RNA sequence: GAUUUAUAAAGAAGAGGCGAGAGACAGGCUCAUAGACCCUCUGGCAACCUGGAAAGUCCAAGGUGCCAAUUCCUGCCAAAAGAGCUAUUCUCUUUUGGAACUAUAAGUU
Numbered sequence: 001g002a003u004u005u006a007u008a009a010a011g012a013a014g015a016g017g018c019g020a021g022a023g024a025c026a027g028g029c030u031c032a033u034a035g036a037c038c039c040u041c042u043g044g045c046a047a048c049c050u051g052g053a054a055a056g057u058c059c060a061a062g063g064u065g066c067c068a069a070u071u072c073c074u075g076c077c078a079a080a081a082g083a084g085c086u087a088u089u090c091u092c093u094u095u096u097g098g099a100a101c102u103a104u105a106a107g108u109u
Stems, first nucleotide, its partner, number of pairs: 001109008013042005021031003025075004043067003047064003050060004076098009
């Protein structure tokens, strides 16, 4: 890198360094010189693996992961409701379901 399965409405921040963009992509929206993002240290969370127990669950925190906003929201398809329109087509809005994308874990290659 490819691929399979699972999860993504819960949870968890301080200090120091640096100095301009950051939140994957596009649009929106948000965060950011009252210093974001990123890096380091310390602390924490407990999703998967792992270990344990008196096992519908709970504990530990060794490996990975994570610590703004639901994966921040939407994106493609379907259904329902509403609006526009002469109009069942079409366009827009909202809601619900599914898929895709993305991320992470545990396997396979």
Description
Predicted 3D model of a 109-nucleotide RNA (SAM riboswitch aptamer (S box leader)) from Algoriphagus winogradskyi. It matches the Rfam family "SAM riboswitch aptamer (S box leader)". From the family's description: The SAM riboswitch is found upstream of a number of genes which code for proteins involved in methionine or cysteine biosynthesis in Gram-positive bacteria. The SAM riboswitch acts at the level of transcription termination control. The predicted structure consists of a complex stem-loop region followed by a single stem loop terminator region. An alternative and mutually exclusive form involves bases in the 3' segment of helix 1 with those in the 5' region of helix 5 to form a structure termed the anti-terminator form. The coordinates come from a structure-prediction model, not an experiment, and the mean pLDDT is 83. NCBI's taxonomy places the organism under Bacteria, Pseudomonadati, Bacteroidota, Cyclobacteriaceae, Algoriphagus.